The part of an RNA shown here (large-subunit ribosomal RNA, domain V) has 579 nucleotides and comes from a metagenome.

Context: one part of a larger RNA
RNA sequence: CCCGCGGCAAGACGGAAAGACCCCGUGAACCUUUACUACAGCUUGGCAGUGAUGUUUGAAUCAUUUUGUAGAGGAUAGGUGGGAGACUUUGAAGCGGGGGCGCUAGCCCUCGUGGAGUCAACCUUGGAAUACCACCCUGAAUCAUUUGAACAUCUAACCUCGAUCCAUGAAGCUGGAUCAGGGACAUUGCCUGGUGGGUAGUUUGACUGGGGCGGUCGCCUCCCAAAAAGUAACGGAGGCGCGCGAAGGUUCCCUCAGCCUGAUUGGAAACCAGGCGUAGAGUGCAAUGGCAUAAGGGAGCUUAACUGCGAGACUGACAGGUCGAGCAGGUACGAAAGUAGGUCAUAGUGAUCCGGUGGUCCCGCGUGGAAGGGCCAUCGCUCAACGGAUAAAAGGUACUCCGGGGAUAACAGGCUGAUCUCCCCCAAGAGUCCACAUCGACGGGGGUGUUUGGCACCUCGAUGUGGCUUCAUCACAUCCUGGGGCUGGAGAACAAGGGUUCGGCUGUUCGCCGAUUAAAGUGGUACGCGAGCUGGGUUCAGAACGUCGUGAGACAGUUCGGUCCCUAUCUGCUGUGGG
Numbered sequence: 001c002c003c004g005c006g007g008c009a010a011g012a013c014g015g016a017a018a019g020a021c022c023c024c025g026u027g028a029a030c031c032u033u034u035a036c037u038a039c040a041g042c043u044u045g046g047c048a049g050u051g052a053u054g055u056u057u058g059a060a061u062c063a064u065u066u067u068g069u070a071g072a073g074g075a076u077a078g079g080u081g082g083g084a085g086a087c088u089u090u091g092a093a094g095c096g097g098g099g100g101c102g103c104u105a106g107c108c109c110u111c112g113u114g115g116a117g118u119c120a121a122c123c124u125u126g127g128a129a130u131a132c133c134a135c136c137c138u139g140a141a142u143c144a145u146u147u148g149a150a151c152a153u154c155u156a157a158c159c160u161c162g163a164u165c166c167a168u169g170a171a172g173c174u175g176g177a178u179c180a181g182g183g184a185c186a187u188u189g190c191c192u193g194g195u196g197g198g199u200a201g202u203u204u205g206a207c208u209g210g211g212g213c214g215g216u217c218g219c220c221u222c223c224c225a226a227a228a229a230g231u232a233a234c235g236g237a238g239g240c241g242c243g244c245g246a247a248g249g250u251u252c253c254c255u256c257a258g259c260c261u262g263a264u265u266g267g268a269a270a271c272c273a274g275g276c277g278u279a280g281a282g283u284g285c286a287a288u289g290g291c292a293u294a295a296g297g298g299a300g301c302u303u304a305a306c307u308g309c310g311a312g313a314c315u316g317a318c319a320g321g322u323c324g325a326g327c328a329g330g331u332a333c334g335a336a337a338g339u340a341g342g343u344c345a346u347a348g349u350g351a352u353c354c355g356g357u358g359g360u361c362c363c364g365c366g367u368g369g370a371a372g373g374g375c376c377a378u379c380g381c382u383c384a385a386c387g388g389a390u391a392a393a394a395g396g397u398a399c400u401c402c403g404g405g406g407a408u409a410a411c412a413g414g415c416u417g418a419u420c421u422c423c424c425c426c427a428a429g430a431g432u433c434c435a436c437a438u439c440g441a442c443g444g445g446g447g448u449g450u451u452u453g454g455c456a457c458c459u460c461g462a463u464g465u466g467g468c469u470u471c472a473u474c475a476c477a478u479c480c481u482g483g484g485g486c487u488g489g490a491g492a493a494c495a496a497g498g499g500u501u502c503g504g505c506u507g508u509u510c511g512c513c514g515a516u517u518a519a520a521g522u523g524g525u526a527c528g529c530g531a532g533c534u535g536g537g538u539u540c541a542g543a544a545c546g547u548c549g550u551g552a553g554a555c556a557g558u559u560c561g562g563u564c565c566c567u568a569u570c571u572g573c574u575g576u577g578g579g
Base pairs, nucleotide, nucleotide: 001579002578003577004576005575006574007573008572010571011570012569014566015565022405023404024403025402027401028400029397030396031395032394035202036201037200038199039198041195042194043193045191046190047189048188051154052153053152054151055150056149057148058147059146060145061144063142064141065140066139068137078136079135080134081133082132085119086118087117094113095112096111097110098109099108100107101106158182159181160180162179163178164177165176166175167174205217206216207215214234218240219239220238221237222236223235241386242284243343244342248302249301250300251299252298253297254296256280258276259275260274261273262272282291283290285348287346288345289344306329307328308327309326312323313322314321315320318387331340332339333338354380355379356378357377358376359375360374362373363372412459413457414455415454416453418452421447422446423445424444425443429439430438467534469532471528472525473524474523475522476521479499480498481497482494486491501515502514503513504512505511542560543559544558545557546555547554548553
């Protein structure tokens, strides 16, 4: 060096299972509910099947009889018309009893008595007689008809899983018959209002230095933005979802803020006078850019905050947004030239569909109309997740599943080194005196890669996670042992050869405690080591408590329970044999 055999399991990010954790999918399934929408079920009412009689009561109509008080006025005058007489022995006035109405004045009806009168234009009043007759109004009473409601009774529909008989022999089904009980109810059909996780189908947004929680989502202004335009971030600051018929148009006029001086009340600031004063004022509202020739302030007259258009441009992927001379019509202001199609400019917003309203020469199913539609104008969206999926929508899953992702988290590694740890510089000070034996403020500079983080680079067709155990190996920032110096002598510097305990509590690492020791070191090695062990912790399915939740369920809260697979091919290590 080559080839075996027996062992060990450190590596082959070993084998097994298209990761179960995490995220994503306009994926799925179950479960929940005061998510949405349906449906069953339950329930309400109407009509039908569904009939008879009576009582009470409502509505409508016809008929009869009544009812009606402002003030003035004989007095309780409903309205209008006709009207000079009407009623009365078929019983007037008056009186007595009863009833009704009532504004307490009285009016009406009825019975008895009575035995011949009572009322009417007159005077007042807007209106003249219920003296008499018609037609009506308001309220009321009675009769009748029609139609409801409630209640009661009936029997013939209908019901009976009550009895007996027959088909029928054993029969509890069914049918028929006779009784009995209920009864127009119940049940059923159609329509209808409610209720309705009982069941079903679904929805339950995105961005995001993983996801969730929080925040945000459209528009305007500034910075970032690198002197054209444009330009990102969960970068830094603020605003908007309007207002105004004058705060618009035009003509004419004016100049601010502040300061100085003077001046009654009057003061630091009120109003007044003079001077300085490019803008520091003001602009309806945030910021920016503008603005004194004013776009700022005031007055007069007004409605161009017009209709039909629009050459040509800017901007935008598009949709869209923006500017615009000029032409026609009619108008406002101005002597005129002219200016005026809102506002100093930039925010003050919403596509399409569907529907409403007004207008219109348009279409309008054989024709004429109509219904309906078109066109013009206008209205209805915090469709604010603001280019708006539907008119209409929330949650749980540890019982879970599928497709994917190292495009994205948890372990480990990597980068970084804020934090952690160690060292150094400066030296105020402590150290009786003396900064530096020892300690060292305020600050500054480094090292390592053991902490907590940041990033998300390998790995999600799997790199098993804390602690223990077994077996280790390295660093030295040294716990002991060693040698040397200093000394303010329990200290510090050098040094990695060797060593660095056993127990109690807790799953614990850690920590506390006990007993020892020369000492009971600090770290790295995938927080060394599960194809070496364990499995008490964490982290599936069961169950419970507390808390949260309406609930399904949830909780770096607790508690009991809970399958740890692999016969070694290669590398490596070890023992042994042959060539």
RNAcentral holds the full RNA, with entries from SILVA.